The RNA shown here (transfer RNA) has 75 nucleotides and comes from a Candidatus Hermodarchaeota archaeon. Lineage of the source: Archaea > Promethearchaeati > Candidatus Hermodarchaeota. It matches the Rfam family "tRNA". Model confidence (mean pLDDT): 80 of 100.
[in-house]
This record gives sequence, C1' cells and structure tokens, in this order.
RNA sequence: AGGAGUAUAGCUUAGCUUGGCAAAAGCGCUGUGCUUAUAACGCAGAAAUCGAGAGUUCAAAUCUCUCUACUCCUA
Repeated sequence: AGGAGUAUAGCUUAGCUUGGCAAAAGCGCUGUGCUUAUAACGCAGAAAUCGAGAGUUCAAAUCUCUCUACUCCUA
C1' cells in the first nucleotide's frame, strides 16, 4: 500500500440474510422470600439511543458512504 473480519447492558453472545411496537438471553449487579447464616433456589428490578459521523426511507442495530479501534491475509 491492497484485501477481509470484528465493534450490541459490567462480561459473554443472539438479532443484521428478508428494515417495522424506542432491542433479547446467560452470567454478573440491586432488592426481597427461604435459611441459624452463606451459597443454591424462587420472585421483582436496574443497566446498551447497537464504535463515531453523514446519507437513503414514513421508518435504520439492520441498507449506502466516510472515519476510528482491534484482529487476520497479501505485497
């Protein structure tokens, strides 16, 4: 220099193919029930405007463009 991939709650991942109610799960966290007590288990709850910006659209995590970070391949 050229090419490919990844980026979504604190962590690990779905969802993107085929745009559609202001986004789901596990672990973790908070409260609570149970227990002598902790754990486990049950119940309830908080937490992500989806890497950043712009565009298309009635509508974007999803489509298009640019950029950023990381990983890999080629030279």